[in-house]
RNA sequence: GGGCAGUUAGCUCAACGGAAGAGCGCCUCGUUCACAGCGAGGAGGUUAGAGGUUCGAAUCCUCUACUGCCCA
Numbered sequence: 001g002g003g004c005a006g007u008u009a010g011c012u013c014a015a016c017g018g019a020a021g022a023g024c025g026c027c028u029c030g031u032u033c034a035c036a037g038c039g040a041g042g043a044g045g046u047u048a049g050a051g052g053u054u055c056g057a058a059u060c061c062u063c064u065a066c067u068g069c070c071c072a
Stems, first nucleotide, its partner, number of pairs: 001071007010024004018055001026042006048064005
């Protein structure tokens, strides 16, 4: 330099073009002498950035950035 894959909650990952959810973690309450565990509830997202297409974009297109793999 070229090609491919990836980037979504604190972490690991989901999500037909109809507007984002799970597990773990975190917070509160209950249970306990207390902790853990368990039960109930809750907070937490500019979906890497910018632009485009569309009535509507995490999803499709373009550019940029970063990560990994392959080729030279």

The RNA shown here (transfer RNA) has 72 nucleotides and comes from a Patescibacteria group bacterium. Rfam family: tRNA.